[in-house]
RNA sequence: CGAGCCCGCCGGGCGGCCGCGGCCGUCGCAGGACGGUCGAGGAAAGUCCGGACUCCACAGGGCAGGGUGCUGGGUAACCCCCAGGCGGGGCGACCCGACGGACAGUGCAACAGAGAGCAGACCGCCGAUGGCCUUCGGGCACAGGCAAGGGUGAAACGGUGGUGUAAGAGACCACCAGCGGUCCGGGCGACCGGGCCGGCUCGGUAAACCCCACCCGGAGCAAGGCCAGACAGGGGCGACGGUGGCCCGCCGAUCGAGCCCCGGGUAGGCCGCACGAGGCCGCGGGAGACCGCGGUCCCAGAUGGAUGGCCGCACAGGAGCCGAGAGGCUCCGGACAGAAUCCGGCUUACAGGCGGACUCGCCAC
Numbered sequence: 001c002g003a004g005c006c007c008g009c010c011g012g013g014c015g016g017c018c019g020c021g022g023c024c025g026u027c028g029c030a031g032g033a034c035g036g037u038c039g040a041g042g043a044a045a046g047u048c049c050g051g052a053c054u055c056c057a058c059a060g061g062g063c064a065g066g067g068u069g070c071u072g073g074g075u076a077a078c079c080c081c082c083a084g085g086c087g088g089g090g091c092g093a094c095c096c097g098a099c100g101g102a103c104a105g106u107g108c109a110a111c112a113g114a115g116a117g118c119a120g121a122c123c124g125c126c127g128a129u130g131g132c133c134u135u136c137g138g139g140c141a142c143a144g145g146c147a148a149g150g151g152u153g154a155a156a157c158g159g160u161g162g163u164g165u166a167a168g169a170g171a172c173c174a175c176c177a178g179c180g181g182u183c184c185g186g187g188c189g190a191c192c193g194g195g196c197c198g199g200c201u202c203g204g205u206a207a208a209c210c211c212c213a214c215c216c217g218g219a220g221c222a223a224g225g226c227c228a229g230a231c232a233g234g235g236g237c238g239a240c241g242g243u244g245g246c247c248c249g250c251c252g253a254u255c256g257a258g259c260c261c262c263g264g265g266u267a268g269g270c271c272g273c274a275c276g277a278g279g280c281c282g283c284g285g286g287a288g289a290c291c292g293c294g295g296u297c298c299c300a301g302a303u304g305g306a307u308g309g310c311c312g313c314a315c316a317g318g319a320g321c322c323g324a325g326a327g328g329c330u331c332c333g334g335a336c337a338g339a340a341u342c343c344g345g346c347u348u349a350c351a352g353g354c355g356g357a358c359u360c361g362c363c364a365c
Stems, first nucleotide, its partner, number of pairs: 001361004006356005013313006020039008041336001045347002048345005053220004060248004065216005070084005085099001086097004100211002105209002107205002122150002124146003129143002131140003158176006177201001179198008224271004233262005240252003278297008317332006
């Protein structure tokens, strides 16, 4: 210098003018006016996980159903995060992995191929033994033997070399790979390294059913509660209702709950609701996620739903023109997006910019 990889951060600044919402203060009978102060995000988004909170029983037992699935840790909790193990990819920094079980059982495997589940003989090899012929070298056909080589496939019942044989084959041997058992060493553990023995040795698929272990009650801020105001009752069913899978259990009812139909009224306000698993700074613990202590700050709360617009300046960025070049002039001009009970994550969108660690290649010293 070029290419790349990982992490953290910003994502418009300053000034002026006009405007919007909340709160506080002053004035006003009131509508409101004036002043002060605060007023979106890293994703406020998707609503995909996990929780807080509220109601139903204080959320209890079983079945069904769902989720998770290497190990250790973090956390309120998690399908999240950190560290590690194993497997795969990359020269590498690094990235990806639902990563328990296929000797509990059931199922599936298109096409090709002879054969796809304790399989198989298409091409091929042999034809020792038995039959016939023989010039005694051998030849011929069948029965039969084989699975080395070829071919198909994602996958064909270990690989290489040798012994052996008619040809062959883990039939036998050596080494290697794999499986099982056992012992030693290291690690909290997943797991790793090594020795010995065994029979020589059959798989794949569980985000297929299933088995095992652990977790999960349901509904959701339109939860739920309070206040004010309006109205007109009538009829039927009537023992079950409270839980949005079922059974049990629990609670409340059985002369009145609940449900249905017709008719009537309203569709306002307040709380929940902004102090919280909170932000920032410092110190300490830890490899890290994170935790502890101290100090400091108060930081949106709408309900047709506020947080916007214009102008100027400078700095980034882009395009065009001029210039040999340095540069100059003109124009455009901020990305994605936007709270609605709150919080922790994940995922997705994002113009442009800043900082740090690292890898590979080339060149120079």
The prediction has a mean pLDDT of 78. Predicted 3D model of a 365-nucleotide RNA (Bacterial RNase P class A) from an Acidimicrobiia bacterium. It is recorded under the gene name rnpB. Taxonomically the source falls in Acidimicrobiia (Bacteria, Bacillati, Actinomycetota). Rfam family: Bacterial RNase P class A. By type it is a ribozyme.